This is a predicted structure of a 341-nucleotide part of an RNA (large-subunit ribosomal RNA, domain IV) from a freshwater metagenome. The RNAcentral record of the full RNA draws on SILVA. It matches the Rfam family "Bacterial large subunit ribosomal RNA".
[in-house]
Context: one part of a larger RNA
RNA sequence: CCCCAAGGAACUCGGCAAAAAAGCAGCCGUAACUUCGGGAUAAGGCUUCCCCAUCGUACGCAAGUAUGGGUGGGGCGCAGCGAAAGUUUUCCUGGCAACUGUUUACCAAAAACACAGCUCCCUGCGAACUCGCAAGAGGAUGUAUAGGGGGUGACACCUGACCAAUGCCAGAAGGUCAAAUAUCGCCGUUGGUAGUAGCAAUAUUAUUGGUGAGUGAUAUAAGCCCUGGUGAAUGUCGGCCGUAACUAUAACGGUCCUAAGGUAGCGAAAUACCUUGUCGGGUAAGUUCCGACGCGCACGAAUGGUGUAAUGACUGGGAAACUGUCUCGGGGAUCAGCUCG
Numbered sequence: 001c002c003c004c005a006a007g008g009a010a011c012u013c014g015g016c017a018a019a020a021a022a023g024c025a026g027c028c029g030u031a032a033c034u035u036c037g038g039g040a041u042a043a044g045g046c047u048u049c050c051c052c053a054u055c056g057u058a059c060g061c062a063a064g065u066a067u068g069g070g071u072g073g074g075g076c077g078c079a080g081c082g083a084a085a086g087u088u089u090u091c092c093u094g095g096c097a098a099c100u101g102u103u104u105a106c107c108a109a110a111a112a113c114a115c116a117g118c119u120c121c122c123u124g125c126g127a128a129c130u131c132g133c134a135a136g137a138g139g140a141u142g143u144a145u146a147g148g149g150g151g152u153g154a155c156a157c158c159u160g161a162c163c164a165a166u167g168c169c170a171g172a173a174g175g176u177c178a179a180a181u182a183u184c185g186c187c188g189u190u191g192g193u194a195g196u197a198g199c200a201a202u203a204u205u206a207u208u209g210g211u212g213a214g215u216g217a218u219a220u221a222a223g224c225c226c227u228g229g230u231g232a233a234u235g236u237c238g239g240c241c242g243u244a245a246c247u248a249u250a251a252c253g254g255u256c257c258u259a260a261g262g263u264a265g266c267g268a269a270a271u272a273c274c275u276u277g278u279c280g281g282g283u284a285a286g287u288u289c290c291g292a293c294g295c296g297c298a299c300g301a302a303u304g305g306u307g308u309a310a311u312g313a314c315u316g317g318g319a320a321a322c323u324g325u326c327u328c329g330g331g332g333a334u335c336a337g338c339u340c341g
Stems, first nucleotide, its partner, number of pairs: 001332004006327002010325001015322001025047004033038001035154001049075007056067004076080001089320007096312002101113002117152007129138003155307004160237003165234002167230005174225003181219006187212011238256005265299001266296001277293005
């Protein structure tokens, strides 16, 4: 690398690998769903060679030349796109991500990143922002339909409550508060004048000047305290008890706490511990799967919620076809190592 009785996924974490069908031609035919573009070559079927006859079209007076498919009849083979090469297996149903793209060069290609769209914040131009010590440069030879930053991530329907904490924005009455600086003192130092004691040197009192290592008071900013605002800012979104004419449950009531107590939607989920929850479906048999249920250990609304056609070398479940994956091995070709000759 090739082939294999019967079976045909029983293999296995898993149809991994292999096999198979089909082969972007012509004709017919084609579902759900859908953003009406798609889905779609959906699926699925038939034909394909050669010969003869016949029917057209164009040109031409005609003979004829070129060309086309249609009809009928016939021929051969296992096989007619007869080789080679190249070349989708298909269907049903979930999850995630809208999509094409990008990524861990050399173990990860993805559900991660990006994305168009949405939204918030900043920025009036010598812009904000970034680099640089600076000059200067980018932004931009742009000017808010512009530029920068954060979040979310097509589209559809939506996006609830809380401003107590933290952040941000605004405010200014009051409180607190730095170093300078100014003024006034204290203290130190150095002069003048007058008095007292003394013979004098000197000591001391009062007053008036100069000066400053130090020290106190008064005046003085932002900030903080304070007053408001703000959630597509960081974030947060309760407990106990009772109650209906079977039982059960509790629309209802009471009470405590809180800034407010989780709204719509979804839900044993890429999230559910208990758990292989319970019910239904599929199987002879199903911890997976699909549909429901909901006291959700510990979903939840741009840290987005729920749907969604198309797309995907993504990921889960099922089916057809097919097979040495297997029951369960066997045979053959070739290459290599060792050994023997």